[in-house]
RNA sequence: UACUUAUCCAGAAAGACAGAGGGAAGGGCCCUAUGAUGUCUUAGCAACCUGUACCGCUUUGGUAAAAGGUGCUAAUUCCUGCUUUGCAAUUAGGCAAAGACAGAUAAGCU
Numbered sequence: 001u002a003c004u005u006a007u008c009c010a011g012a013a014a015g016a017c018a019g020a021g022g023g024a025a026g027g028g029c030c031c032u033a034u035g036a037u038g039u040c041u042u043a044g045c046a047a048c049c050u051g052u053a054c055c056g057c058u059u060u061g062g063u064a065a066a067a068g069g070u071g072c073u074a075a076u077u078c079c080u081g082c083u084u085u086g087c088a089a090u091u092a093g094g095c096a097a098a099g100a101c102a103g104a105u106a107a108g109c110u
Stems, first nucleotide, its partner, number of pairs: 003108006013042005021031003026080003043073003048069003052064004077102001082099006
């Protein structure tokens, strides 16, 4: 990198460096010299994995804390584009719901 499974409407800041774009991609709409994005330090959020404690045990599960490994700290994965259904509508191409594609994170596997 590819593949598999799970989750993605919640939550969480300061400082330093640096200096222009950034929010994955098309279209929107936003953030941004009152300094975005990025890097580092500290802090925090969370509970995917490991370890710990308790409960249970057919199943190898549930609960608690948060030591370790990741991750994350604008906006629902910011919205949408594709498909289906329903309502409306043809002087139209809208609204809502569900799903898919794609993406992000974790663990496993190759």

This is a predicted structure of a 110-nucleotide RNA (SAM riboswitch aptamer (S box leader)) from Mucilaginibacter phyllosphaerae.
Model confidence (mean pLDDT): 80 of 100.
Taxonomically the source falls in Mucilaginibacter (Bacteria, Pseudomonadati, Bacteroidota, Sphingobacteriaceae).